[in-house]
RNA sequence: UACUUAUCAAGAGAGGUGGAGGGAAAAGGCCCGAUGAAACCCGGCAACCAGUGAAAUCACUAAGGUGCCAAUUCCUGCGAUUUAAUUUGCAAGAUAAGGG
Numbered sequence: 001u002a003c004u005u006a007u008c009a010a011g012a013g014a015g016g017u018g019g020a021g022g023g024a025a026a027a028g029g030c031c032c033g034a035u036g037a038a039a040c041c042c043g044g045c046a047a048c049c050a051g052u053g054a055a056a057u058c059a060c061u062a063a064g065g066u067g068c069c070a071a072u073u074c075c076u077g078c079g080a081u082u083u084a085a086u087u088u089g090c091a092a093g094a095u096a097a098g099g100g
Stems, first nucleotide, its partner, number of pairs: 003098006013042001015041003021032003027076003043069003048065002050061004073092001077090004
C1' cells in the first nucleotide's frame, strides 16, 4: 500500500495536568469548545482477537493484543422506492481478524 471477511441506530467520568483548538483526510455544511478544545495521566465502554464451557453459528469472562468514550460513520456521493418525508442497495470511510 492493495486484497478478503465481519461490524458500524447501542455503550463509555460533574477526575488530574494542560491551555486553543476540535469534530481521521480535501471541500462545503452543521456543530462542539475559557461553564475550558487538542494532548498526556487516571477512569470507563465494548467484546473483533483471546480465555473457559469436549464442539458450536451459543453462553460466560475481561488478565492480555487492538479499538472506542458529543451529534447514525454529525451530514454530504451513486441508484431504487416515495408527491414528499421515509425506507433500502451500493460506494466511500473507520475498526478488527486473516492471508500476500
The RNA shown here (SAM riboswitch aptamer (S box leader)) has 100 nucleotides and comes from Clostridium cellulovorans. RNAcentral holds the sequence, with entries from Rfam and Ribocentre. Of the family's consensus pairs, 94% are formed in the model. Model confidence (mean pLDDT): 79 of 100. RNAcentral records the identical sequence in 2 taxa.